Predicted 3D model of an 87-nucleotide RNA (Glycine riboswitch aptamer) from Roseovarius halotolerans. The RNAcentral record of the sequence draws on ENA, Rfam and Ribocentre. Rfam family: Glycine riboswitch aptamer. From the family's description: This family represents the bacterial glycine riboswitch. Its family is annotated with glycine biosynthetic process in the Gene Ontology.
RNA sequence: GCAUUCGAAACGGGAGAACCGGCCACGCCGGUGCCGAAGGAGCAACCGCCCCGGAAACUCUCAGGCGACAGGGACCGUUUCGACACU
Numbered sequence: 001g002c003a004u005u006c007g008a009a010a011c012g013g014g015a016g017a018a019c020c021g022g023c024c025a026c027g028c029c030g031g032u033g034c035c036g037a038a039g040g041a042g043c044a045a046c047c048g049c050c051c052c053g054g055a056a057a058c059u060c061u062c063a064g065g066c067g068a069c070a071g072g073g074a075c076c077g078u079u080u081c082g083a084c085a086c087u
Stems, first nucleotide, its partner, number of pairs: 001086001005083009018032006033066003039062001040060003046054003
C1' cells in the first nucleotide's frame, strides 16, 4: 500500500409461532399447544496436524420466543478501526 479473511463498532434491512381462563389489568399467573434466526446441545457431509479434533442455516427445544408497540434477532449490505497474509 492493498484484495481477501477474522474481530469490533455505527447505520440500514431482518422471519416464524396460540388460544382459553383468572386477577390487584395493556401487566402478571395457570393450563395446553406452537416457533427457531440469540445462546446451548446432538448427529453428520466435509476438512485437518487424522488412535484425535474442527464442523451447518440440518436436528432437539434446556434456554429464549408466540396480539400490536417495544425489545431481542442468525444472516445480509455500507462505512470505520484493528489484526493476519501478500507485495